[in-house]
Context: one part of a larger RNA
RNA sequence: CCCGCAGCAGGACGGAAAGACCCCAUGGAGCUUUACUGUAGGUUGAUAUUGGAAUCAGAUGUUAGUUGUAGAGGAUAGGUGGUAGACUAUGAUGUAUAGACGCUAGUUUAUACGGAGUCGCCCUUGGAAUACCACCCUUCUGAUAUUUGAUUUCUAACUCGCACCCAUUAUCUGGGUGGAGGACAGUGUCUGCUGGGCAGUUUGACUGGGGCGGUCGCCUCCUAAAAAGUAACGGAGGCGCCCAAAGGUUCCCUCAGAAUGGUUGGAAAUCAUUCAAAGAGUGUAAUGGUAUAAGGGAGCUUGACUGUGAGACUUACAAGUCGAGCAGGUACGAAAGUAGGGCAUAGUGAUCAGGCGGUAGAGUAUGGAAUUGCCGUCGCUUAACGGAUAAAAGUUACCCUGGGGAUAACAGGCUGAUACCACCCAAUAGUUCACAUAGACGGUGGUGAUUGGCACCUCGAUGUCGGCUCGUCACAUCCUGGAGGUGGAUUCGCUUCCAAGGGUUAGGCUGUUCGCCUAUUAAAGUGGCACGCGAGCUGGGUUCAGAACGUCGUGAGACAGUUCGGUCCCUAUCCGCUGUGGG
Numbered sequence: 001c002c003c004g005c006a007g008c009a010g011g012a013c014g015g016a017a018a019g020a021c022c023c024c025a026u027g028g029a030g031c032u033u034u035a036c037u038g039u040a041g042g043u044u045g046a047u048a049u050u051g052g053a054a055u056c057a058g059a060u061g062u063u064a065g066u067u068g069u070a071g072a073g074g075a076u077a078g079g080u081g082g083u084a085g086a087c088u089a090u091g092a093u094g095u096a097u098a099g100a101c102g103c104u105a106g107u108u109u110a111u112a113c114g115g116a117g118u119c120g121c122c123c124u125u126g127g128a129a130u131a132c133c134a135c136c137c138u139u140c141u142g143a144u145a146u147u148u149g150a151u152u153u154c155u156a157a158c159u160c161g162c163a164c165c166c167a168u169u170a171u172c173u174g175g176g177u178g179g180a181g182g183a184c185a186g187u188g189u190c191u192g193c194u195g196g197g198c199a200g201u202u203u204g205a206c207u208g209g210g211g212c213g214g215u216c217g218c219c220u221c222c223u224a225a226a227a228a229g230u231a232a233c234g235g236a237g238g239c240g241c242c243c244a245a246a247g248g249u250u251c252c253c254u255c256a257g258a259a260u261g262g263u264u265g266g267a268a269a270u271c272a273u274u275c276a277a278a279g280a281g282u283g284u285a286a287u288g289g290u291a292u293a294a295g296g297g298a299g300c301u302u303g304a305c306u307g308u309g310a311g312a313c314u315u316a317c318a319a320g321u322c323g324a325g326c327a328g329g330u331a332c333g334a335a336a337g338u339a340g341g342g343c344a345u346a347g348u349g350a351u352c353a354g355g356c357g358g359u360a361g362a363g364u365a366u367g368g369a370a371u372u373g374c375c376g377u378c379g380c381u382u383a384a385c386g387g388a389u390a391a392a393a394g395u396u397a398c399c400c401u402g403g404g405g406a407u408a409a410c411a412g413g414c415u416g417a418u419a420c421c422a423c424c425c426a427a428u429a430g431u432u433c434a435c436a437u438a439g440a441c442g443g444u445g446g447u448g449a450u451u452g453g454c455a456c457c458u459c460g461a462u463g464u465c466g467g468c469u470c471g472u473c474a475c476a477u478c479c480u481g482g483a484g485g486u487g488g489a490u491u492c493g494c495u496u497c498c499a500a501g502g503g504u505u506a507g508g509c510u511g512u513u514c515g516c517c518u519a520u521u522a523a524a525g526u527g528g529c530a531c532g533c534g535a536g537c538u539g540g541g542u543u544c545a546g547a548a549c550g551u552c553g554u555g556a557g558a559c560a561g562u563u564c565g566g567u568c569c570c571u572a573u574c575c576g577c578u579g580u581g582g583g
Stems, first nucleotide, its partner, number of pairs: 001583008010575003014570002022404004027400002029396004035201005041194003045190005051154015068137001078136005085119003094113008158181003162178006204216003213233001217239006240385001241283001242342002247301007255279001257275005281290002284347001286345003305328004311322003317386001330339003354378006361372002411458001412456001413454003417451001419447006428438002465540001466538003470532001471529005478503003481498006505519005546564004550559003
């Protein structure tokens, strides 16, 4: 060096299972509820099956009556109209009894007696006689018709999982008789309420993983790199209006501040002079603009017009912006002219469906109409603001599928803020003396054990804490060894340098690493090796399914809260290693 055999399991990000954790999907399913929308069921009413009668109450119509005091006034005047007469032996005025109404004045009805008159037209009043007639209003009563409701009752629908008889030796069913109930119940249709019992669904996105928080449209500035544009959960602020003058036009005016002077009067009120290009003001943020003013004031006014619009800016689209000119009619101005809102840039919302006003259009054989078109206009925190619906929340550790290392947890990588170590400066402490020792304020590096940041391999799987076993390496050395300094007398130390050969304990508590404690030791080192090592072991912890407590939640359920319980697979092909054999 080649070829075996017996073994061990460090590697082949070993095998197994398209990761169960995490995220995503306008994926699914289970469950919950005061999510949304339905629905079984329950319940309410109407109606049909469903009929008779009585009583009570009501409505309407007809008919006969009845009723009606404001004040003034003979007195209890309902309204309007006609009219000068009307009623009476078919019993008037009146008297008695009883009833009704009543504002206590009286009005009116019935019966009896009685036997001839009673009332109106006049005077008061806006209005004249229930003297008489007609039509009505209001209150009440009787009769009648129709009808409604309630209560009671009847029996013939209907019911009986009541008795007996028959089919029939039958607790079914059917028929018969009797009984009980009874127009109820039951059933059909329509209907209000209730209704996680059940069903179908919804439950946004951005995001240095996701959740929690924040944000989502528009305006101004910076970032923005001197055209425009330009991102971030970059840095600052505003808006979801307002104004009938704060608009138009004509004419006029100039600010803030300072100094000086001046009664009350001051730091600051109003007044005067000088200086003062803008530091003022501008409805509202910021920027740009602005004194020839866009700022301040006065007069007159409504252009805060109708119909258009060459041409541009902006722009994926849809939108957005500027705009001379023309026609009509208007305001101001002597006129030239200016005016289609406001110094400019925010003050906002597509489409559908619908409402309102107008209108030459269409309008189902024709004429109309319904309906519709066109013009104008109205209602959206459709604010998740290019708006999925008119209408929508949760939970899953019982979970499932499709995907992702496009994205988290372990490990690795990059970084090194944080951490550790070293150095520089040397104030100060050290009686004196910076540097025996310690070292502030600061500065410069190194390491890649900490806590992090990033999200680069791995989600068609890289098994995660601790213990056991077995080690191996570094040295920033715990012991043992050798040195320098010492604020080293000695003993014991402190500090620095060299040094990795060897060594570096056993127990109690806790799942613990760590830590505390006990007893020793020369010492009981610090770290790396996927926080070494689960195809070597364990499985106490964490991290499935069961259960409980506390807390949170209406609930399903949840909790780096607690507690009891809980399947650890692999026969070694290659590399590697150990032992051994042959050539």
The part of an RNA shown here (large-subunit ribosomal RNA, domain V) has 583 nucleotides and comes from a metagenome. The full RNA is in RNAcentral, with records from SILVA. Rfam family: Bacterial large subunit ribosomal RNA.